RNA sequence: AUAGAUAAAGCUAAACCCAUCGAGAGGUGGGGACGGAAAGCCACGGAACUUAUCAAAGUUAGCCGGGUUGCCUGAC
Numbered sequence: 001a002u003a004g005a006u007a008a009a010g011c012u013a014a015a016c017c018c019a020u021c022g023a024g025a026g027g028u029g030g031g032g033a034c035g036g037a038a039a040g041c042c043a044c045g046g047a048a049c050u051u052a053u054c055a056a057a058g059u060u061a062g063c064c065g066g067g068u069u070g071c072c073u074g075a076c
Base pairs, nucleotide, nucleotide: 003073004072011036012035016031017030018029019028020027021026034062040068041067042066044065045064046063047060048059049058050057051056
């Protein structure tokens, strides 16, 4: 530099349930694992979703792209 193994170490945690915050999408904490090789972080582009004020304001980073940082391995 490249790759991500029916391997090793460690990480994360969908649905669902409980609590809590929010008008809502949804967030946070606990339980729980469907998955993940950036499922770490950032709403920049597209996309989807929400709306009390109806055109803007929000949500999703586990929808895709992009940016940025980073662990492990040495099978191929």
Molecule: c-di-GMP-I-GGC riboswitch aptamer
Organism: Pseudomonadota bacterium